[in-house]
Molecule: SAM riboswitch aptamer (S box leader)
Organism: Alkalicoccus luteus
RNA sequence: UACUUAUCCAGAGAGGUGGAGGGACUGGCCCGAUGAAACCCGGCAACCAUCAGCGCAGGCUGAAAGGUGCUACUUCCUGCAGAGAGGCGACUCUUUGGGAGAUAAGUC
Numbered sequence: 001u002a003c004u005u006a007u008c009c010a011g012a013g014a015g016g017u018g019g020a021g022g023g024a025c026u027g028g029c030c031c032g033a034u035g036a037a038a039c040c041c042g043g044c045a046a047c048c049a050u051c052a053g054c055g056c057a058g059g060c061u062g063a064a065a066g067g068u069g070c071u072a073c074u075u076c077c078u079g080c081a082g083a084g085a086g087g088c089g090a091c092u093c094u095u096u097g098g099g100a101g102a103u104a105a106g107u108c
Base pairs, nucleotide, nucleotide: 002107003106004105005104006103007102008101013041015040016039017038021031022030023029025079027077028076042071043070044069047067048066050063051062052061053060054059075100080097081096082095083094084093085092086091
């Protein structure tokens, strides 16, 4: 880097350093000197590992000091296809599937 599987409307500080950017990309819409990114500390969660209980078993429940991850907005919305509703129309709203992306575990 590629592929496979699972998950993505829950949860998480008015702390320190730092200084202008950030929310993947498109178009929107937002966040930001009442301080962005990044790093540290704290926290959340429970994918992998571990431990405990239960089960014939697939597995279920709980713990959490290990390995990741996450810690504005539903993956902030959206981008392709379909369905329904409203509108003279431009278009708007709702919804289904897909795509893209993120994270984990595994494979080459």